Predicted 3D model of a 112-nucleotide RNA (SAM riboswitch aptamer (S box leader)) from a soil metagenome.
The prediction has a mean pLDDT of 83.
The RNAcentral record of the sequence draws on MGnify.
RNA sequence: CUUAUCCAGAAAGGCUGAGGGACUGGCCCGUUGAUGCCUUAGCAACCAUCCCCGGUAAUGACCGGAGAAAGGUGCUAACUCCUGUUUCCGCUGAGGCGGGGAUAAAGAUAAG
Numbered sequence: 001c002u003u004a005u006c007c008a009g010a011a012a013g014g015c016u017g018a019g020g021g022a023c024u025g026g027c028c029c030g031u032u033g034a035u036g037c038c039u040u041a042g043c044a045a046c047c048a049u050c051c052c053c054g055g056u057a058a059u060g061a062c063c064g065g066a067g068a069a070a071g072g073u074g075c076u077a078a079c080u081c082c083u084g085u086u087u088c089c090g091c092u093g094a095g096g097c098g099g100g101g102a103u104a105a106a107g108a109u110a111a112g
Stems, first nucleotide, its partner, number of pairs: 001112006011040005019029003023084001025082002041076003046072002049068002052065005080106001086102004090097002
């Protein structure tokens, strides 16, 4: 950089000792222990593996789909905690809005 996913799910212990939830504005979590590291456990199923079905191709390849298992990652407060850009709808006399939908950016994870 590209593609896919992001309203589901899953925590205890040891050491450490004040911050953390990316960023903005909020709102939260935290000395009844934040953060980081380690151990054990768990969740999930992106990739790899195995199996089945369909298609293409001709021989174990490719594409699509269902499943098993858990090797490589990932994850285990709150929807990516909410919000942010644009747009449609609704409400309002207007400014506008704890309103509803779609979407962009940013971010996270996987694969390339």